[in-house]
Molecule: transfer RNA
Organism: Thermoproteota archaeon
RNA sequence: GCCGGGGUCGCCUAACUGGCUAGGGCGCCAGACUCAUAAUCUGGAGGCUGAGGGUUCGAAUCCCUCCCCCGGCA
Numbered sequence: 001g002c003c004g005g006g007g008u009c010g011c012c013u014a015a016c017u018g019g020c021u022a023g024g025g026c027g028c029c030a031g032a033c034u035c036a037u038a039a040u041c042u043g044g045a046g047g048c049u050g051a052g053g054g055u056u057c058g059a060a061u062c063c064c065u066c067c068c069c070c071g072g073c074a
Stems, first nucleotide, its partner, number of pairs: 001073007010026004019057001028044005050066005
C1' cells in the first nucleotide's frame, strides 16, 4: 500500500428486508428480606450506536471520507 472483519451504557452482547421508546447479562444505586453481610426478589440511573457528511418521510442499519483495533496479502 491492497483486501476482509470489527467499533453500540462502566464491561460484555443483541437489534431480521431501513420503521414500536436501541433490548439483555454482569456491575452500580435504592428498597424488601436478614441481628448483620452474602444470596434472592423488586425498582432505578446510565447509549443516541468511533468522528464528520450524504441519501431518505424515517439511518445503529445504505453510500462517501477519516480515526482506531484484529486478521490476511504484498